[in-house]
RNA sequence: CCCCGAGAAAGGCAAAUCCGCCGAAAGGUGGAGGCGCAAAGCCUUGGGCCUACGGUGUAGUGAUGCACUAUGGCUGCCGGGCUGCCGAA
Numbered sequence: 001c002c003c004c005g006a007g008a009a010a011g012g013c014a015a016a017u018c019c020g021c022c023g024a025a026a027g028g029u030g031g032a033g034g035c036g037c038a039a040a041g042c043c044u045u046g047g048g049c050c051u052a053c054g055g056u057g058u059a060g061u062g063a064u065g066c067a068c069u070a071u072g073g074c075u076g077c078c079g080g081g082c083u084g085c086c087g088a089a
Base pairs, nucleotide, nucleotide: 004087005086012037013036017032018031019030020029021028022027035076041082042081043080045079046078047077048074049073050072054069055068056067057066058065059064
């Protein structure tokens, strides 16, 4: 240094849920809270999943409904890229 990941050490992050705010929603964010995580650090690059404001089509007298569609979103869904603490076997 690389691989690897302990009945080590120092720490880190923070699920569900609740409250506030933003958002059409998915979701994000602050606080509380801890399910868990050796990258549960960062990046949508490939796939997957979620939502449908808007757009298109369709039904209807209309209100509205239904279907399709990311430009929206999820990195704690997986792959990939970049970086990182410690050092037993």
This is a predicted structure of an 89-nucleotide RNA (c-di-GMP-I riboswitch aptamer) from Ardenticatena sp. The prediction has a mean pLDDT of 90.